[in-house]
Context: one part of a larger RNA
RNA sequence: CUCGGGUUAAGGAACUCGGCAAAUUGACACCGUAACUUCGGGAGAAGGUGUGCCCUUGAGGGUGAACUGCUGGCGCAGGGAGCCUUUGGGGGUUGCAGAGAAUCGGGGGUAGCGACUGUUUACCAAAAACACAGGACUCUGCGAAGUCGCAAGACGACGUAUAGGGUCUGACGCCUGCCCGGUGCCGGAAGGUUAACAGGAGAUGUCAGCGCAAGCGAAGCAUCGAAUCGAAGCCCCGGUAAACGGCGGCCGUAACUAUAACGGUCCUAAGGUAGCGAAAUUCCUUGUCGGGUAAGUUCCGACCUGCACGAAUGGCGUAACGAUCUGACGACUGUCUUAACAAUCUGCCCG
Numbered sequence: 001c002u003c004g005g006g007u008u009a010a011g012g013a014a015c016u017c018g019g020c021a022a023a024u025u026g027a028c029a030c031c032g033u034a035a036c037u038u039c040g041g042g043a044g045a046a047g048g049u050g051u052g053c054c055c056u057u058g059a060g061g062g063u064g065a066a067c068u069g070c071u072g073g074c075g076c077a078g079g080g081a082g083c084c085u086u087u088g089g090g091g092g093u094u095g096c097a098g099a100g101a102a103u104c105g106g107g108g109g110u111a112g113c114g115a116c117u118g119u120u121u122a123c124c125a126a127a128a129a130c131a132c133a134g135g136a137c138u139c140u141g142c143g144a145a146g147u148c149g150c151a152a153g154a155c156g157a158c159g160u161a162u163a164g165g166g167u168c169u170g171a172c173g174c175c176u177g178c179c180c181g182g183u184g185c186c187g188g189a190a191g192g193u194u195a196a197c198a199g200g201a202g203a204u205g206u207c208a209g210c211g212c213a214a215g216c217g218a219a220g221c222a223u224c225g226a227a228u229c230g231a232a233g234c235c236c237c238g239g240u241a242a243a244c245g246g247c248g249g250c251c252g253u254a255a256c257u258a259u260a261a262c263g264g265u266c267c268u269a270a271g272g273u274a275g276c277g278a279a280a281u282u283c284c285u286u287g288u289c290g291g292g293u294a295a296g297u298u299c300c301g302a303c304c305u306g307c308a309c310g311a312a313u314g315g316c317g318u319a320a321c322g323a324u325c326u327g328a329c330g331a332c333u334g335u336c337u338u339a340a341c342a343a344u345c346u347g348c349c350c351g
Stems, first nucleotide, its partner, number of pairs: 006341003010337002014335001019332001027051005036041001038171001052093012067078004094098001107329001112324001113322002118130002134169007146155003172317004177247003182244002184240005191235003198228001202224005209216002248266005275309001276306001287303005
């Protein structure tokens, strides 16, 4: 010096991205216990006190001897010693220390996220991600929908709409606004368009025949093939947003100024409602103000100028919960000021 343990004067987070690590706390009994709350909790909240041994004494529980009574006997009743055990009172005594070692919660306050217990990246991520009970939409009438399979068949289900499948949301509380123009889905069927099929006008090849020839050319056999007739779909007409999604601009205006309840205008399918807001979202930005600190790019409370929140891609709250994340406090400490010491095993030096 390395690894793993231990102790430390004074200070006590000054360390550091960050109290990481370590320390503190710790058992049992009693006292006592706030905000908030879904009345269950919070709570072991917090914060205190006691704890050894000896003597003495009380009470409770268990067991139950001697002895006494009764009985013909078996036995029954009374009786309470002793022992075991639980728990009080009084007195004394002792060490630095009595839960004498070991096992054995650190605590309170405040925000964010997720309700919760659970689940997850076997070997860098345990979380705010997934799941969840609850909510909603939608499909499905039973040989169900859906899924696997070429099929038979199977699952669904020996179930039957209080059931089953799919999708989204995610306890609970208060709520969930406007837009159906686009896309999707559902419904409609008048018109337009539209496949195969049907249809067969006409055309071409070949050929009897005709013609001097050029050529024309029936039937047949072939090959093309127009009109016309053809469903769903699409166009079209409606509905539907807890379907995919979307939710404006400019200008002016009030008796200080500022601002604009108000007015004008353009565009749109409709122009963001409630609630929240520099936020897990705010670029400018360390916004501004307040709080906390001697000093605070973080934090908390406000403001609203929301680059670019916003209502089941849920909005806002919320007790309880969390090896979650953020900031702060007291306790505590070798994290640090600043290093020292002792032990074990090595290394190194001397012999």